The RNA shown here (c-di-AMP riboswitch aptamer (ydaO/yuaA leader)) has 145 nucleotides and comes from Blastococcus sp. LR1.
RNA sequence: GAACUGCUCGUGCCACACGGCCGGGUGGACCGGGGACCCACCGUUCCCCUGGGGUGAAUUCCGGGUGUGCACACGUGCGCACUCGGGACGGGCGCCUUCCCGCCCGAACCCGUCAGCUAACUCGGUAGGCGGCGAGGAAGAACGG
Numbered sequence: 001g002a003a004c005u006g007c008u009c010g011u012g013c014c015a016c017a018c019g020g021c022c023g024g025g026u027g028g029a030c031c032g033g034g035g036a037c038c039c040a041c042c043g044u045u046c047c048c049c050u051g052g053g054g055u056g057a058a059u060u061c062c063g064g065g066u067g068u069g070c071a072c073a074c075g076u077g078c079g080c081a082c083u084c085g086g087g088a089c090g091g092g093c094g095c096c097u098u099c100c101c102g103c104c105c106g107a108a109c110c111c112g113u114c115a116g117c118u119a120a121c122u123c124g125g126u127a128g129g130c131g132g133c134g135a136g137g138a139a140g141a142a143c144g145g
Stems, first nucleotide, its partner, number of pairs: 004028007012021003029126006039116001051114001052111004059088013089106006096140005
């Protein structure tokens, strides 16, 4: 974190065996996408830009440093990449919940010009990665006595 589980099949693997692993099929459960009415959006003119959307906590603002491109009044300004610090906001852990306190995270990927919500309907996912000698305080549950 949705990432669990039942049944069943296999001239597959392990095993004395019970069984286990791997792969396929089919259910339950959980998660996500698409998809009506209604609602929302949808007004005019000018200028600029070129998309838009999804999963997820993973957004945003301010300041500094390094490198680099362009402009230039040579002082500096703007953009990009990386990095440091802080704020707002979002998320995790401290064996169930809340508060306090403490410690952390704020990525990555996907669709492909297309999608608001959305009943019926329909499509897909059920992974992965870590930690290791601690277990914080208060209140309330649950279980037990």
The source organism's lineage runs through Bacteria, Actinomycetota, Actinomycetes, Geodermatophilaceae and Blastococcus.